[in-house]
């Protein structure tokens, strides 16, 4: 340096539920909590998934649509702690 993740140390992150704020919603943020995580750090680039305010179609019901969301769905990119074989 590359690959890998046994044991340990220093620490880190924080699912669901509940409460509050926010948003059209999905969701996000804060508190509490701790299911889990060696990238559960960062980036929506590709795929997937969720939502459908606005838009389009429709008499209506409703359908389609991301410019919204998700990196704790997968892939890819960038960065990073510790360490045995």
């Nucleotide at each position: 340096c590359a690959g890998u993740g046994a044991a340990a140390a220093a620490g880190g992150c924080a699912a669901a539920a509940c409460c509050g704020u926010u948003g059209a919603a999905a969701g996000a943020c804060g508190g509490c909590g701790g299911c889990g995580c060696a990238a559960a750090g960062c980036c929506a680039u590709g795929g997937g998934u969720c939502u459908a305010a606005g838009g389009u179609g429709g008499u209506a019901a409703c359908a389609c649509u991301a410019u919204g969301a998700u990196c704790g769905c997968c892939a890819g990119g960038c960065u990073g702690c510790c360490a045995a074989a």
c-di-GMP-I riboswitch aptamer from Thermincola ferriacetica, 85 nucleotides, folded computationally. The coordinates come from a structure-prediction model, not an experiment, and the mean pLDDT is 88. The model forms 95% of the base pairs in the Rfam consensus.